Predicted 3D model of a 475-nucleotide part of an RNA (small-subunit ribosomal RNA, 3' major domain) from a metagenome. Its mean pLDDT, the model's own confidence on a scale to 100, is 82. Its Rfam family is "Bacterial small subunit ribosomal RNA". The full RNA is in RNAcentral, with records from SILVA.
[in-house]
Context: one part of a larger RNA
Formats: sequence, C1' cells, structure tokens
RNA sequence: UGACGGGGGCCCGCACAAGCGGAGGAACAUGUGGUUUAAUUCGAUGAUACGCGAGGAACCUUACCCGGGCCUGAAUUGCAGAGGAAGGAUUUGGAGGCAAUGACGCCCUUCGGGGCCUCUGUGAAGGUGCUGCAUGGUUGUCGUCAGCUCGUGCCGUGAGGUGUCGGCUUAAGUGCCAUAACGAGCGCAACCCCUAUCCUUAGUAGCCAGCGGUCCGGCCGGGCACUCUGAGGAGACUGCCAGGGAUAACCUGGAGGAAGGCGGGGAUGACGUCAAAUCAUCAUGCCCCUUAUGAUUUGGGCUACACACGUGCUACAAUGGCGUAAACAAAGGGAAGCGAACCCGCGAGGGUGGGCAAAUCUCAAAAAUAACGUCCCAGUUCGGACUGCAGUCUGCAACUCGACUGCACGAAGCUGGAAUCGCUAGUAAUCGCGGAUCAGAAUGCCGCGGUGAAUACGUUCCCGGGUCUUGUACA
Repeated sequence: UGACGGGGGCCCGCACAAGCGGAGGAACAUGUGGUUUAAUUCGAUGAUACGCGAGGAACCUUACCCGGGCCUGAAUUGCAGAGGAAGGAUUUGGAGGCAAUGACGCCCUUCGGGGCCUCUGUGAAGGUGCUGCAUGGUUGUCGUCAGCUCGUGCCGUGAGGUGUCGGCUUAAGUGCCAUAACGAGCGCAACCCCUAUCCUUAGUAGCCAGCGGUCCGGCCGGGCACUCUGAGGAGACUGCCAGGGAUAACCUGGAGGAAGGCGGGGAUGACGUCAAAUCAUCAUGCCCCUUAUGAUUUGGGCUACACACGUGCUACAAUGGCGUAAACAAAGGGAAGCGAACCCGCGAGGGUGGGCAAAUCUCAAAAAUAACGUCCCAGUUCGGACUGCAGUCUGCAACUCGACUGCACGAAGCUGGAAUCGCUAGUAAUCGCGGAUCAGAAUGCCGCGGUGAAUACGUUCCCGGGUCUUGUACA
C1' cells in the first nucleotide's frame, strides 16, 4: 500500500422488511447431467452454464456413426505438356455418388494466337484436427457501482503519502465550504434517440367539423379546421414565492404549468478483476493429418430413457367453463409474396382470383371486457395428457422424426415439504397481436398495445457494494 475480520462509524441497492404473483407437487414443452448407443457431433458448468451458441436438426444443415466410391482433389490459382469447342439428349447397371454408352454439337482470330473445358505432371490446396494456459477480435461479470489516475509542488531514507482527507450536500469524486496543495485527464452529468404538451409548415391517411351530391361506404365534389403522419421550433432552468441551511451548495413546501426538481424509457459500461468465455463466426502462431483427421454420397444419429436438475407452458376451476350475438388497439410483414370477395368442405383446407412493391390492397379475427343464457361445487359442461380412426398442408420424401383438423378416448392434477424467485407504476399481474429465422415446423426469443393493482413503518438482521477508521502471525 492492499486484502481480510462472526471490528467500528456513515451511506446505498427489490438486499431485508411491507405487499402482489410465481416456481418447488401434476401433465406436457425445452435445455442439461447421467445412462444407453455404431453414433447419440462439438462447445457453455456457482453467482457470470442449463428455451445458452441454435433468429428454427425429416434430406440438406451436420461437424457424429455404418457403408459405397474419389485422389491436384468439392472450391481458388500459377507453370509445363497433351487433347478437345463448351456442352450433352438417350440407354444400361446401381441405394446413391458413380461407372459405361455417347445421338447431337464443334467458339473468336490480325492465322501468331486467345477464350473455355478435360487429362497428365508440379507448386500452392484442404482440415468444424489440438492448444482460448501462445494470440487478435468479440463478449460476460463486478456495475451504470462512483470510482481510477496524471503533471507540478509539498511531506517521507524508502515503499509511498498528499491532492482524492474533513463539514454539509447529491443519483453521482454532484456541488459548496474548508484545506500544502494547485490544476488536469478517463469516468458522472450533458450533448443523441423514443415518449408526454403546444405552435408553425405540408396534406393522395383523417373530417359531414361547415356545404353539396350519394348506390349511403369519406363513396364523390370540395376543404386542411380537427385526428394523424413527416419536418422545423417552443417548453423545465430550482426560473418564481415561502421556510430551513453557513448569507453557500442544497433541502422542504407552494404557485403557475401538459410536464417539477435527473419528467419516464433507451443507447452509452472508466482503470481494472475472474490465465472468466470463444482456435466451431472470423483471423492467427506452434503442433498434427495429407489415397486421409481432406472431399463426396445412401441410410442412420443429433429426437435414445430406469432416473436427477434448470427454464417454461397448461391446469387444478364459479373473480370460472361453455354458447349466442356486440365493442375498442398498437407495432409490424408482404412479389418464387400478402391474398380480398365468391363457391365447396363440420374443419384444417381447396377452387377461382379483385387489389396491392402498399398511410391506398392485404395478412387481420384483436383477446381479455361488457350483455344475455346455461352449468351448481362434482375429478364435474374443470382439466386436457395419452391413444384409436379419418383427414389437410408443406416438401423429391413426414417410418425412424413435421405442423394442423374432425370424431371418439378422456390420464395425472382439488393450490403443492424443506428450501427458493421476480417485481416499487402504466410497474407486477393478466389479455391478446406482430416479427426475425423459415418450404414446413414455437409453450422459445425479440417487439407491440389492451385491462391494470397492493405495499414500502423502517435499516436491527440476511446478501452485495461504496467510503472513513481500527486490528492482523496474510501479500
């Protein structure tokens, strides 16, 4: 100087407390361990692995396994030599790759040659092989915590200290005061984006607001007032008032205001820590393989199943289930696409196809909710697993191993032990909607809006962190 203490002081955080809802019990989905397997490819493993890489494993992907065939090789490129346009229908064998067959075809030219392809030789190849403890780059975490340092000066033999400590204050090393320190840098804050109010501007979406027409649909004329959309501005700064405070910083209350003391949310992550993660995104040193650890292909596997754990979804019901007929979003996607209306089908869907590169058309029905009816507390009109049959769609192909539909079947489950998680407001809870990936395949992920709470006395205790101080046989 640090680190540590079941030492002390001060302070903070959904850390506890106060509340609300979960998970732990059940079924299923998904990931992991284990076991199994020819293979169940590899990585991630306390917090910081486990719906993680994977934003989507039927083939492909695919790296794994059993077989088959290849060797300058699947792809890229240089040189030398030989040959031929390139290409390629058809047929045969085969699981396919491949092997054989080879009708047809035979480029440009300055006549030197060139382009393209095949073969031979050669130089490069190729490797998701090893090492993340050789590395770059990227990332997680402490932590959006308030810290981490430097120059000069001063103090100390020196390591080092001071500044950065102290008082008050703040979300903040934020600021004020004090001060052997005076200044400065990286962080904090602000500058950026979204959102909340208004104004200006512009109207191919909106409006009978006011007028006319109307097939009654902003549909048409007409108009940008309003809503909205885009652009540009205004607005919030403790600016004003009162009190407290040291006459400071600042704090408490109030006025005005759409918004008040950081208005709400996002992006933004200091010096560093964990030899943290990744050689399988990529790049790369060393090592290793080179008729195989390369490349290709059929099929299989990654989907196994006594079991254990994590994360979710659906429930156990009456604040509910079912039926009927009604209402109100936002944000997105769409051309090898979204697909209206109509017809067929109980339905998944099929037929046909208006319109739309989309504020114009379309996906599109929002659902919880409200109204009426029914069920009457039961393993039920709860719950929907599993199974049987019949189908639909995508795709070369749904057996291993897809999603969906109809009918039938109708399991466990009556609120969950110890222990444990999230959340402080438009939040939790709850309800639907969309998108990426994608031929098809979400209960996951990323977004969007609808309805919309309870509680916080307080900081003794648990956990983590900051700061000052103290002890130490630790570095």